The RNA shown here (transfer RNA) has 72 nucleotides and comes from a bacterium. Model confidence (mean pLDDT): 82 of 100. The sequence was found in a public genome assembly. Its Rfam family is "tRNA". From the family's description: Transfer RNA (tRNA) molecules are approximately 80 nucleotides in length. It is annotated as a transfer RNA.

C1' cells in the first nucleotide's frame, strides 16, 4: 500500500430499519451473631465519530478513527 473483519452498560456480548436488552461485576433490602453462599430489587447507554438515505436508523449507504488479521 491493498484486502477482511470488529467498535452496543464497568467488563463478556446478543439485538440486522418500528419503545436499547442479557449475563456477570458493583448497589440497596432479606435472612445471619458476622461474613461468604442463597433470595429479591432498583440503577446503569450520546449504539466510537461525522454526513447521507427512510416517516422512522444501533441496524442501510459515503467518509474518517480505534483494534485485530491476510496479502504484498
Nucleotide at each position: 500500500g491493498c484486502c477482511g473483519c470488529c467498535u452496543u452498560a464497568g467488563c463478556u456480548c446478543a439485538g440486522c430499519g418500528g419503545u436499547a436488552g442479557a449475563g456477570c461485576a458493583a448497589c440497596u433490602c432479606u435472612u445471619u451473631u458476622g461474613u461468604a453462599a442463597a433470595g429479591a430489587g432498583a440503577a446503569g447507554g450520546u449504539c466510537c465519530c461525522c454526513g447521507g438515505u427512510c416517516c422512522g436508523a444501533a441496524u442501510c449507504c459515503g467518509g474518517g478513527a480505534g483494534g485485530c488479521g491476510g496479502c504484498u